This is a predicted structure of a 90-nucleotide RNA (c-di-GMP-I riboswitch aptamer) from an uncultured Desulfobulbaceae bacterium. The sequence was found by an Rfam model in a public genome assembly. Its mean pLDDT, the model's own confidence on a scale to 100, is 77. Rfam family: c-di-GMP-I riboswitch aptamer. From the family's description: GEMM was predicted in a large-scale screen for bacterial structured RNA regulatory elements.
RNA sequence: GCUUGGAAAAGGCAAACCACUCGGAAGGGUGGGGCGCAAAGCCAACAGCCUCAGUCUGUCUGCGGCGAUUAUGGUAGCUGGGUUGCCAAG
Numbered sequence: 001g002c003u004u005g006g007a008a009a010a011g012g013c014a015a016a017c018c019a020c021u022c023g024g025a026a027g028g029g030u031g032g033g034g035c036g037c038a039a040a041g042c043c044a045a046c047a048g049c050c051u052c053a054g055u056c057u058g059u060c061u062g063c064g065g066c067g068a069u070u071a072u073g074g075u076a077g078c079u080g081g082g083u084u085g086c087c088a089a090g
Stems, first nucleotide, its partner, number of pairs: 002090005012037002017032006035077001041083003046080003049074002054070001057067004
């Protein structure tokens, strides 16, 4: 370096929930917490997925509401994918 594996060891991360906080929402941040994870490290301009602000349009109607469409927003601990890493065996 390559392949296979994640038993042990050294470590690492931190679900739900709670408090505070940001956001229109999805969802995010900090602290507690610990369900779990061999990549639960990183990449969202690789694809799906989530939200629907804005824009446009339709309708009811005239304070406004409803519907459709939609990402530049979100998600890497949803799936597929890319990439880097620890240990062991060959």